[in-house]
RNA sequence: GUUUUAUAAAGAACGAAGCGAGAGAACAGGCUCUAUGACCUUCUGACAACCUUCUGACGUAGAAAGGUGCCAAUUCCUGACCUAAAAUCAUUUUUGGGAAAUAUAAAUU
Numbered sequence: 001g002u003u004u005u006a007u008a009a010a011g012a013a014c015g016a017a018g019c020g021a022g023a024g025a026a027c028a029g030g031c032u033c034u035a036u037g038a039c040c041u042u043c044u045g046a047c048a049a050c051c052u053u054c055u056g057a058c059g060u061a062g063a064a065a066g067g068u069g070c071c072a073a074u075u076c077c078u079g080a081c082c083u084a085a086a087a088u089c090a091u092u093u094u095u096g097g098g099a100a101a102u103a104u105a106a107a108u109u
Stems, first nucleotide, its partner, number of pairs: 001109001003107006013044001015043004022033003027079004045071001047069001049068003052064004075101001081098007
């Protein structure tokens, strides 16, 4: 890197040092953050999704924080694919559901 499964409306520093202009996954449209230094890297601290450990249980709960992860805004929102309903009397708009994509974990290769 591939594949499978699970989860993604919750939670968590406006911390310190460094860097120096963009960033929020891709494409498009918005909207936000950012020289009062964002993003990213390191350290510390927090959170608790998965693994792990312990207690309990055979309802799947509680604790720990070791391994990954993660700590602006619902995956920031919407669309791009399918579908249902409502309105409109025009073949568009709105609302909902699903898929896909993305991210994380575990397993596999």

This is a predicted structure of a 109-nucleotide RNA (SAM riboswitch aptamer (S box leader)) from Thermoflexibacter sp.
Taxonomically the source falls in Thermoflexibacter (Bacteria, Pseudomonadati, Cytophagia, Cytophagales).
Of the family's consensus pairs, 97% are formed in the model.
It matches the Rfam family "SAM riboswitch aptamer (S box leader)". Its family is annotated with regulation of gene expression in the Gene Ontology.
The prediction has a mean pLDDT of 81.